This is a predicted structure of a 97-nucleotide RNA (Guanidine-I riboswitch aptamer) from a marine sediment metagenome.
[in-house]
RNA sequence: ACAGAUGACUAGGGUUCCGGCAGAUUUUUCUGUGUCAGGUCCGAGAGUUAUCGACCUCUUGAGUAGGGGUUACACGGAGGGACAAAAGCCCGGGAGA
Numbered sequence: 001a002c003a004g005a006u007g008a009c010u011a012g013g014g015u016u017c018c019g020g021c022a023g024a025u026u027u028u029u030c031u032g033u034g035u036c037a038g039g040u041c042c043g044a045g046a047g048u049u050a051u052c053g054a055c056c057u058c059u060u061g062a063g064u065a066g067g068g069g070u071u072a073c074a075c076g077g078a079g080g081g082a083c084a085a086a087a088g089c090c091c092g093g094g095a096g097a
Base pairs, nucleotide, nucleotide: 004052005051006050007049008048009047012042013041017039018038019036020033021032022031023030024029053071054070055069056068057067058066059065073093075096079091080090081089
C1' cells in the first nucleotide's frame, strides 16, 4: 500500500406509522408514554449467508465450456452527520493503539 461489489438475514438501534399501556372524551377521537421483550422501520469493515467478480488449479484438441479451491487478518475513542429518531448506520479498516 492493497485488503472487491450487491442482495438477504442477524446482533444491535430507536419511535414517524401500527399495536401495547395511561389519561381525557365516550359516537369515537385526542393527548402522553420506547423506563412498552411487539409489527413496519434503520442495521454491521472488524457478524452470518448467498450471488457476482478476482486469482489458483484440473478436465478438454481447443475455447468465451465444465469441475475443484482461495478471497486471510482486523484493538479502537471523542466529535460530527442523516432520516421521526437512534445505533455496531455514514465520516471510518478515519484519529490513535
Rfam family: Guanidine-I riboswitch aptamer. Rfam links the family to the GO term regulation of gene expression. The coordinates come from a structure-prediction model, not an experiment, and the mean pLDDT is 81.